[in-house]
Context: one part of a larger RNA
Molecule: large-subunit ribosomal RNA, domain I
Organism: Oceanospirillum linum
RNA sequence: CGCAUACGGUGGAUGCCUUGGCAGUCAGAGGCGAUGAAGGACGUAGAAACCUGCGAAAAGCCUCGGGGAGCUGGUAAACAAGCUUUGAUCCGAGGAUCUCCGAAUGGGGAAACCCACCCAGUGUAAGCUGGGUAUCGUAUCGUGAAUACAUAGCGAUGCGAGGCGAACCCGGGGAACUGAAACAUCUAAGUACCCGGAGGAAAAGAAAUCAACCGAGAUUCCGAAAGUAGCGGCGAGCGAAAUCGGAUUAGCCCUUAAGCUCUAGUGUAGAUAGUGGAACGCUCUGGGAAGUGCGGCCAUAGUGGGUGAUAGCCCCGUACACGACAUCUUAUCAAGAGUGAAAUCGAGUAGGGCGGGACACGUGAAAUCCUGUCUGAAUAUGGGGGGGACCAUCCUCCAAGGCUAAAUACUACUGACUGACCGAUAGUGAACCAGUACCGUGAGGGAAAGGCGAAAAGAACCCCUGUGAGGGGAGUGAAACAGAACCUGAAACCGUAUGCGU
Numbered sequence: 001c002g003c004a005u006a007c008g009g010u011g012g013a014u015g016c017c018u019u020g021g022c023a024g025u026c027a028g029a030g031g032c033g034a035u036g037a038a039g040g041a042c043g044u045a046g047a048a049a050c051c052u053g054c055g056a057a058a059a060g061c062c063u064c065g066g067g068g069a070g071c072u073g074g075u076a077a078a079c080a081a082g083c084u085u086u087g088a089u090c091c092g093a094g095g096a097u098c099u100c101c102g103a104a105u106g107g108g109g110a111a112a113c114c115c116a117c118c119c120a121g122u123g124u125a126a127g128c129u130g131g132g133u134a135u136c137g138u139a140u141c142g143u144g145a146a147u148a149c150a151u152a153g154c155g156a157u158g159c160g161a162g163g164c165g166a167a168c169c170c171g172g173g174g175a176a177c178u179g180a181a182a183c184a185u186c187u188a189a190g191u192a193c194c195c196g197g198a199g200g201a202a203a204a205g206a207a208a209u210c211a212a213c214c215g216a217g218a219u220u221c222c223g224a225a226a227g228u229a230g231c232g233g234c235g236a237g238c239g240a241a242a243u244c245g246g247a248u249u250a251g252c253c254c255u256u257a258a259g260c261u262c263u264a265g266u267g268u269a270g271a272u273a274g275u276g277g278a279a280c281g282c283u284c285u286g287g288g289a290a291g292u293g294c295g296g297c298c299a300u301a302g303u304g305g306g307u308g309a310u311a312g313c314c315c316c317g318u319a320c321a322c323g324a325c326a327u328c329u330u331a332u333c334a335a336g337a338g339u340g341a342a343a344u345c346g347a348g349u350a351g352g353g354c355g356g357g358a359c360a361c362g363u364g365a366a367a368u369c370c371u372g373u374c375u376g377a378a379u380a381u382g383g384g385g386g387g388g389a390c391c392a393u394c395c396u397c398c399a400a401g402g403c404u405a406a407a408u409a410c411u412a413c414u415g416a417c418u419g420a421c422c423g424a425u426a427g428u429g430a431a432c433c434a435g436u437a438c439c440g441u442g443a444g445g446g447a448a449a450g451g452c453g454a455a456a457a458g459a460a461c462c463c464c465u466g467u468g469a470g471g472g473g474a475g476u477g478a479a480a481c482a483g484a485a486c487c488u489g490a491a492a493c494c495g496u497a498u499g500c501g502u
Base pairs, nucleotide, nucleotide: 001501002500003499004498005497006496007495008494009493015487016451017450020422021421022419023418024417025416026415027414028413029411030410031164032163039101040100041099042055043054044053046079049075050074051073061095062094063093064092065091066090070083071082072081106115107114108113116133117132118131119130120129121128122127135161136160137159138158139157140156141155142154143153168199169197170196171195172194173193179186183233209216210215220247221246222245223244224243230238231237251403252402253401254346259339260338261337262336263335265333269329270328271327272326274322275321276320280295281294282293284291296313297312298302304316305315306314351375352374353373354372355371356370357369358368361388383398384397385396386395387394438445439444458486461473462472463471464470
């Protein structure tokens, strides 16, 4: 040094577990904000740190309700000092307080800081306390230039707005990569992205619609029609509608309306704490019984979780039945207020020319819709629009005013439940104090890290040692090769002992 066996070290795979995730279903809710939000800074306990809570009234204050024996949040035990059947802690509802920053709004500013003014109260005064002072829009009033009347401007007061938020929605703008096996029309795509706006949905909506000589009867969504008809360097590709079957249904108004919103009321049902809630013993094994054996019981409850192994009957629950001082929601009903609201049935409109855009439809034979520009009618039975160039006939409808629930879309958030979803290199990036540590000037990037035991019973005491580290006894425990570097403990890798070989 090699091989073998035995026993170890190291290491943290595997198995088992789950506090966390993932994906859904059914409900709820669909907003918060100048009455100062979202998000933060700094404080705050007898006690240093962090988390949680709270705000100088600071792990809290008041009222009402629930509840009923312990309590003073967590890591985190102890101590101290207290509270509590005169009902604490805790849970729900309402209220009070709520530093500073932040739309941040008195001015400034390198956020959490600096510096003011006005009014009131108080004080001899210094000062203190309270309130106010942003901008824009709008209404009213005052004042008021050039410039006579006026107007602009300025000022005051009232009301409103501003910012944040996951997706969904409407509108205004609007790419490129890519595909076309290159590329320009085209595609990607009206997508991504930017901006504005709104709601719990939004948008659309009661025919100047379709249809086809039969008829239908607002809109929206789903299935079919159909990858059809078409469009298309007729390439790549794009791609309907009528109609049929369903979901849901609702219609109205402009000489004062339908509808919508708000207010408070009646009554109904719910939400926000809760209450009651059936039925088991012995035996054996074992550290431990829920397991074994024997004999019972309940069930509108044998979902689920816990308890020293696997419990319908031990505990929490579950089925079921009840419950609210207060706040909120609520179909419906009747009442009041506001809105509707533009106006007078729609004229610089319809239509036309030029240029664009939208329609599945790329200018095409291109109807229809919108309009930047130039034009420009008729106005109701002798008018007007449409029926895919255009004309006639026929049919059908009435533009240039407005409102409208439901069926539909979404889920940041709350509750309940579900899973041939994951089980710590998985599942969220994050099961653990994670958007943390750390990296970057910055935008931004972004980890690792779970498990003793049923219970700390977490090893008193003794010994070696540096008043070490670590270990040996003793003790606890079912087990300590479960000893905190703690369940299991694979492999690589490193040893010790023995045997054999060289």